[in-house]
RNA sequence: GAGCCGGCCGGGCGGCCGCGGCGGGGCCCUCAGGCCCCGGCGAGGAAAGUCCGGACUCCACAGGGCAGGGUGAUGGGUAACGCCCACCCGGGGUGACCCGCGGGCAAGUGCCACAGAAAGCAAACCGCCGGACGCUCUGGCGUCCGGUCAGGGUGAAACGGUGGUGUAAGAGACCACCAGCGCCCGGGGCGACCCGGGCGGCUCGGUAAACCCCACCUGGAGCAAGGUCAGACAGGGAGCGUCCGAGGGCGGCCCGCCCGAGCUCCCGGGUAGACCGCUGGAGGCCGUCGGCAACGACGGUCCUAGAUGGAUGGUCGCCGGCUCCGGCUUGCCGGAGCCACAGAAUCCGGCUUACAGGCCGGCUCGU
RNA sequence: GCGGGAUUGGCCGAAUGGCUUAGGCGCUGGACUGUGAAUCCAGCCACGAGAGUUCGAUUCUCUCAUCUCGCCCCA
Numbered sequence: 001g002a003g004c005c006g007g008c009c010g011g012g013c014g015g016c017c018g019c020g021g022c023g024g025g026g027c028c029c030u031c032a033g034g035c036c037c038c039g040g041c042g043a044g045g046a047a048a049g050u051c052c053g054g055a056c057u058c059c060a061c062a063g064g065g066c067a068g069g070g071u072g073a074u075g076g077g078u079a080a081c082g083c084c085c086a087c088c089c090g091g092g093g094u095g096a097c098c099c100g101c102g103g104g105c106a107a108g109u110g111c112c113a114c115a116g117a118a119a120g121c122a123a124a125c126c127g128c129c130g131g132a133c134g135c136u137c138u139g140g141c142g143u144c145c146g147g148u149c150a151g152g153g154u155g156a157a158a159c160g161g162u163g164g165u166g167u168a169a170g171a172g173a174c175c176a177c178c179a180g181c182g183c184c185c186g187g188g189g190c191g192a193c194c195c196g197g198g199c200g201g202c203u204c205g206g207u208a209a210a211c212c213c214c215a216c217c218u219g220g221a222g223c224a225a226g227g228u229c230a231g232a233c234a235g236g237g238a239g240c241g242u243c244c245g246a247g248g249g250c251g252g253c254c255c256g257c258c259c260g261a262g263c264u265c266c267c268g269g270g271u272a273g274a275c276c277g278c279u280g281g282a283g284g285c286c287g288u289c290g291g292c293a294a295c296g297a298c299g300g301u302c303c304u305a306g307a308u309g310g311a312u313g314g315u316c317g318c319c320g321g322c323u324c325c326g327g328c329u330u331g332c333c334g335g336a337g338c339c340a341c342a343g344a345a346u347c348c349g350g351c352u353u354a355c356a357g358g359c360c361g362g363c364u365c366g367u
Numbered sequence: 368g369c370g371g372g373a374u375u376g377g378c379c380g381a382a383u384g385g386c387u388u389a390g391g392c393g394c395u396g397g398a399c400u401g402u403g404a405a406u407c408c409a410g411c412c413a414c415g416a417g418a419g420u421u422c423g424a425u426u427c428u429c430u431c432a433u434c435u436c437g438c439c440c441c442a
Base pairs, nucleotide, nucleotide: 001365002364003363004362005361006360007359008358009357011319012318013317014316015315016314017313019042020041022039023038024037025036026035027034028033044341048352049351051350052349053348054347055346056222057221058220059219063255064254065253066252068218069217070216071215072214074086075085076084077083088102089100090099091098092097103213104212108211109210110207111206112205125152126151127148128147129146130145131144132143133142134141135140160178161177162176163175164174165173179203180202181200182199183198184197185196186195187194188193226276227275228274229273235267236266237265238264239263240262247259248258249257268441269440270439283302284301285300286299287298288297289296290295320339321338322337323336324335325334326333327332328331368438369437370436371435372434373433374432377392378391379390385422394410395409396408397407398406415431416430417429418428419427
């Protein structure tokens, strides 16, 4: 100087005014409730997207099979996961390191446009070679039959590569070496897999984010779940059904076990309330121990949003950072502007996406 | 807040992973006509954005953006 990886912050302090809960006190009021004062608390790393996984609640229990959906190397972590850690394999980079929806197309089926002779039990357009016939200027040329994938050309992709033997010309047809694949043996590893040796001419295209096969997982709905109380209005029509049983327990089907007198649709009308669920939890921080790590065990310590048209804001002063301008004493002074993305709504663990600016640590390459 | 669906020219709307993405309405120009309409001919205008799989993506997969629908009571 150029990079790679990980972690963290994401303005600070003070004054005044304001907003939402909580606790205490006071006043008004029959109650419901309202007002005032004091104290303390009040957004995030993503609160977001809602892409996964759970907790929780309801569906009587949450049953079986098919179908459907999801995941996909190995070992571990976790409440669980499509997440995380470690490792393996493949690819990229000089390297630190990064990327991979990473089972199977050596089960079956489908597809591979255009170009090209041929795109899947491969194939003969040109070329090369042989034979027959014809012509001939005796160099060859033409037609037909056959052999040949070594060469040309097309394509994203053309049935291993190099050298030789062989042949009319050729070809794993055969041989040596190399590459790949399959089988066997030995060693290492929990395992994926790796290392070494032998045998087999076996040479087998791609695509499963195509159908499909294999292994594993999977009941549905979601806090507007669900429950209690209060209140308003206006009900009407159609269809199916009341034990020969509609409908429901699953978005589809079957079986089993039940519940069961209402269910579905259309028109119309009403409300915009209170409380519970509700926020302390797979919680944060520190230390010790186990583990490469993710993480776990133990001990200590701390805790602080719960709104329901939805609070967390405004302003002033000082400081901080960045940019620009001016002055010079060249790193100081003065002035102006800017300081992101975004904002809880049942909660939690992840992933993904957005983000001005800044801090710390480790590592690599070049000089 | 929770859950579902959609996105192709100005509008509607089709598509087996494969030629330049149909068709209709509209727009522009021309023909016809005295002029206009109708009709005929020709032309212009698109796969929401970015990655990935694949030889090749409107189509398959992922992420993002935008639009839209449903939810309470009488019941």
Molecule: RNase P RNA; transfer RNA
Organism: soil metagenome